[in-house]
Context: one part of a larger RNA
RNA sequence: UUGGGUUUAAAGGGUGCGUAGGCGGAAGAUUAAGUCGGUGGUGAAAUUUUGCAGCUUAACUGUAACAGUGCCGUUGAUACUGUUUGGCUAGGAUUUGGUUGUAGUGUGCGGAAUGUGUGGUGUAGCGGUGAAAUGCUUAGAUAUCACACAGAACACCGAUUGCGAAGGCAGCACACUAAGUCAUUAUUGACGCUGAGGCACGAAAGUGUGGGGAUCAAACAGGAUUAGAUACCCUGGUAGUCCACACUGUAAACGAUGAAUACUAGGUGUAGGGGUUGUCAUGACCUCUGUGCCGCCGCUAACGCAUUAAGUAUUCCGCCUGGGGAGUACGGUCGCAAGAUUAAAACUC
Numbered sequence: 001u002u003g004g005g006u007u008u009a010a011a012g013g014g015u016g017c018g019u020a021g022g023c024g025g026a027a028g029a030u031u032a033a034g035u036c037g038g039u040g041g042u043g044a045a046a047u048u049u050u051g052c053a054g055c056u057u058a059a060c061u062g063u064a065a066c067a068g069u070g071c072c073g074u075u076g077a078u079a080c081u082g083u084u085u086g087g088c089u090a091g092g093a094u095u096u097g098g099u100u101g102u103a104g105u106g107u108g109c110g111g112a113a114u115g116u117g118u119g120g121u122g123u124a125g126c127g128g129u130g131a132a133a134u135g136c137u138u139a140g141a142u143a144u145c146a147c148a149c150a151g152a153a154c155a156c157c158g159a160u161u162g163c164g165a166a167g168g169c170a171g172c173a174c175a176c177u178a179a180g181u182c183a184u185u186a187u188u189g190a191c192g193c194u195g196a197g198g199c200a201c202g203a204a205a206g207u208g209u210g211g212g213g214a215u216c217a218a219a220c221a222g223g224a225u226u227a228g229a230u231a232c233c234c235u236g237g238u239a240g241u242c243c244a245c246a247c248u249g250u251a252a253a254c255g256a257u258g259a260a261u262a263c264u265a266g267g268u269g270u271a272g273g274g275g276u277u278g279u280c281a282u283g284a285c286c287u288c289u290g291u292g293c294c295g296c297c298g299c300u301a302a303c304g305c306a307u308u309a310a311g312u313a314u315u316c317c318g319c320c321u322g323g324g325g326a327g328u329a330c331g332g333u334c335g336c337a338a339g340a341u342u343a344a345a346a347c348u349c
Stems, first nucleotide, its partner, number of pairs: 004320003008302001012317001014201004021194003025088001028085002031082001033081002035077008049065006091191001092188003096183005103177007110154001114150008125136002162169002206247006216240001220236004258316006266294012298305002322349003331342004
């Protein structure tokens, strides 16, 4: 390289949009580029292969044929692929009428809790632990009542629930924005799928500038524990946690399962929509879209998967190729930095 693989053994890119490229619905016409047939030229000789001949044989030599899988021209075929062309509607997109949701952005509002402040009541403890101590407290704490302020998070509802491409999203209301889905009327007429590069988004932590700072809490300090204790436990506590703007670009970014299309027994929950029917007060049945569980065929090394496939097929992309060295060095690119990304070898088993 071919091949074989990619849930768990090495291996699915964190996610989307999309350029080039690859692949692409059904029927007709056109052309003949790919494809297939005939034929001409060329494809040097030697060599190789086969037949025959010559040296006694062989090696060797001569001769003929094949081969040289190719290239160029010419003449035909037209199923398939391609080109061009006019039509089609089953894919796609748009429209009409409903409907759904913790989808996004911004603004406003709410109560509980926590902490702090002020005032009242009240008196000797509070707090914390396995037990203690550090700590707080007669300058009146803890507890309790009233008022005020601050910041952050939204109990119950709440659920194998819902929404989103993923990351993720939950108090309430409003405005703006986006999406799915169902039914059905219409429009367009293959406009599609995938997607190297590219662009955008991307938890937490971290970075820059400016705010904010209640709680919690790396670092740090003290008290314990212990042989020691740079920990686990306790008392404090700064970055950070929050907001705006800008960067970073990584996670067990997981379903450890790329995207799309078609097909292949069933059963049973649940969310949203629609239809038929009814004892119209629940229901029953059918159907589409999602989300779970169980289970044939089939698959799998097994565990298990099983119409939400890890089954049967097709198209396109990413990735893997013994362990360590190493996701490291060097170089490049990006970044303020932290670092990210691309990515070896020697050596060794």
Predicted 3D model of a 349-nucleotide part of an RNA (small-subunit ribosomal RNA, central domain) from an uncultured bacterium. The coordinates come from a structure-prediction model, not an experiment, and the mean pLDDT is 87. Rfam family: Bacterial small subunit ribosomal RNA.